[in-house]
RNA sequence: GCUGGGGUUGGUGGAGCAACCUUGUAAUCCAGGGACGGCUUGAGGUGAGGAUCACUGGUACGGGACUCCCCAUGUUGAGUGGGUGUCCGCACUAAACUCGGCAUCAAUAUGGCCACCCUUGGGUAGCUAAGGGCGUCCAAGUUGACUAAGGAGGUGUGAACCGGGCCAGAGGGGAAACCCAGCAGCCAAAAGCACCCGUGUUGAUCAGUAGUGGGAUCGCGCCCGUGAGUGGGCGACCCGUAGCAGCCUUGCCAAUACAGGCGGACUU
Numbered sequence: 001g002c003u004g005g006g007g008u009u010g011g012u013g014g015a016g017c018a019a020c021c022u023u024g025u026a027a028u029c030c031a032g033g034g035a036c037g038g039c040u041u042g043a044g045g046u047g048a049g050g051a052u053c054a055c056u057g058g059u060a061c062g063g064g065a066c067u068c069c070c071c072a073u074g075u076u077g078a079g080u081g082g083g084u085g086u087c088c089g090c091a092c093u094a095a096a097c098u099c100g101g102c103a104u105c106a107a108u109a110u111g112g113c114c115a116c117c118c119u120u121g122g123g124u125a126g127c128u129a130a131g132g133g134c135g136u137c138c139a140a141g142u143u144g145a146c147u148a149a150g151g152a153g154g155u156g157u158g159a160a161c162c163g164g165g166c167c168a169g170a171g172g173g174g175a176a177a178c179c180c181a182g183c184a185g186c187c188a189a190a191a192g193c194a195c196c197c198g199u200g201u202u203g204a205u206c207a208g209u210a211g212u213g214g215g216a217u218c219g220c221g222c223c224c225g226u227g228a229g230u231g232g233g234c235g236a237c238c239c240g241u242a243g244c245a246g247c248c249u250u251g252c253c254a255a256u257a258c259a260g261g262c263g264g265a266c267u268u
Base pairs, nucleotide, nucleotide: 004023005022006021007020008019009018010017031268032267033266036263037262039260040259044253045252046251047250048249049248050247055246056245057244059242060241061240062239063238064237066235069233070232071231072230073229079226080225081224082223083222084221085220086219087215088214090213091212092211093210094209098204099203100202101201102200103199104198105144106143107142108141110139111138112137114135116133117132118131119130120129121128122127151197153196154195155194156193157192164187165186166185171180172179173178
């Protein structure tokens, strides 16, 4: 959970009951069917990792070469050759600007300044009259078997005593006149020193340089020459490269992809 109904015969006082028949229900068996549930397979798709010389496809890029056709441009010159400028931390040469370094002869005749030396005469002192020698320097005149140049250029200083002249004051000599040495100050053809100009040499700075070269040369400018093509597009081809797939492994989805098998119900 289920544990009926009916009929006939037997039995009994009657029921329970027994046998048989019939028919249902529960249950069960067989065949079929679709639905449902579970479990799987995995057509197909997808994620990740890997492989990927090659092969088969796709995509993209780069390079190359090209027929027909289309467009543009070209004898008012396509494409192309040569020279040259523009560019340089270029090179050399020449000149220029500016700033430095170094150097800047000598001999002579004449005249002169200064210093020194020698000699002679005079003098009471300071001194004085003359003759010579020598050296530095200056002036302007001739020059050179001299230079890379070499002017007779200009200026300053000249000192606490050391160049010179004129020398106030002061000092010395002197009766005085004057003379001597001489500071300050002044002066400058004529000790020395320094600077500048000029001249020569040398070094650097500098650029609105210019001349010849070297390198460089996309573009731009100029000059000379040759003479007909050149560029783009469409299209497909070749080469190369990169990447994506097909491949392998491992996950995920997945039977509207109407597949498999199982199951218990339902149903015929």

About this RNA
Predicted 3D model of a 268-nucleotide RNA (Metazoan signal recognition particle RNA) from Homarus gammarus. Lineage of the source: Eukaryota > Bilateria > Ecdysozoa > Pancrustacea > Homarus. Its Rfam family is "Metazoan signal recognition particle RNA". About the family: The signal recognition particle (SRP) is a universally conserved ribonucleoprotein. It is involved in the co-translational targeting of proteins to membranes. The eukaryotic SRP consists of a 300-nucleotide 7S RNA and six proteins: SRPs 72, 68, 54, 19, 14, and 9. Its family is annotated with SRP-dependent cotranslational protein targeting to membrane, signal sequence recognition and signal recognition particle, endoplasmic reticulum targeting in the Gene Ontology. Its mean pLDDT, the model's own confidence on a scale to 100, is 76.